[in-house]
RNA sequence: CACCGAAAACAGCAAACCUGUCGAAAGGCGGGGACGCAAAACCAUGGGUCUGAGGCCGCUAGGCUACGACUGUCAGGUUGCUGAA
Numbered sequence: 001c002a003c004c005g006a007a008a009a010c011a012g013c014a015a016a017c018c019u020g021u022c023g024a025a026a027g028g029c030g031g032g033g034a035c036g037c038a039a040a041a042c043c044a045u046g047g048g049u050c051u052g053a054g055g056c057c058g059c060u061a062g063g064c065u066a067c068g069a070c071u072g073u074c075a076g077g078u079u080g081c082u083g084a085a
Base pairs, nucleotide, nucleotide: 012037013036017032018031019030020029021028022027035072041078042077043076045075046074047073048070049069050068054065055064056063057062
């Protein structure tokens, strides 16, 4: 000096639920609220998951499909506060 890293501190985020709003839905955003989080900061790049408007198939019932979403699901990339053994 680098990596890992307990406790404490500073700063920050905000699950469930309620509510307004946008959306076909999944879900997003605002407000309230805190279960948790050192990357629960950023990037849908790979796996995975959700939805199925439109499209395709089907007599129907229904099936398939992402160009729509999810990073607080796992990897990968970029940045990053403190710090004992």

Predicted 3D model of an 85-nucleotide RNA (c-di-GMP-I riboswitch aptamer) from Pelotomaculum schinkii. Of the family's consensus pairs, 95% are formed in the model. RNAcentral holds the sequence, with entries from Rfam. The prediction has a mean pLDDT of 84. The organism belongs to Pelotomaculum, within Bacteria. Rfam family: c-di-GMP-I riboswitch aptamer. Rfam links the family to the GO term cyclic-di-GMP binding.